The RNA shown here (SAM riboswitch aptamer (S box leader)) has 136 nucleotides and comes from a Pseudomonadota bacterium. The model forms 94% of the base pairs in the Rfam consensus.
């Protein structure tokens, strides 16, 4: 690298250096010379591993599972829902055409279902991505 599992709508700044792109990717839409992105110093957010405590398991310990505190240590993060969408399913909305029913009456309105067009909105699930742990 690949693979497995979990999470991803919350949260989080101030300086210095540099100087043109950056937000993974395609299309959008945003950030950015009022200096983005990146690097450095300090600060912070969070709680994946791990620390500590308790409970369960056990003859007992270890391991493992669960809960909680704190945040030493290892990571991560500090624009926008993973910024939105992309693929699929379900539901619903719009337009066109025809059939049927009801009311009105020869204008039209309402209900219901079928076909088509464009592909709007919402929900869910994938794909992809990011982070952690394991494996390697």
């Nucleotide at each position: 690298a690949a693979c497995u599992c979990a999470u991803c709508g919350a949260g989080a700044c101030c300086g210095g250096c540099u100087g043109a792109g950056g937000g993974a990717u395609a299309g959008g839409c945003c950030c950015u010379u009022a200096g983005a992105c990146g690097c450095c110093g300090g600060g912070g957010c969070a709680a994946c591993c791990g620390c500590c405590a308790g409970a369960c398991c056990u003859a007992a310990c270890c391991c493992g599972u669960c809960u909680g505190u704190a945040a030493a240590g290892g990571u991560g993060c500090c624009a926008a829902c993973u910024c939105c969408u992309g693929c699929g399913a379900u539901g619903u909305a719009u337009c066109c055409g025809g059939a049927c029913c009801c009311g009105a009456c020869u204008g039209c309105g309402g209900g219901c279902g079928c076909g088509g067009a464009a592909g709007g909105c919402a929900u869910c699930g994938a794909c992809a991505g990011a982070u952690g742990a394991g494996c390697g």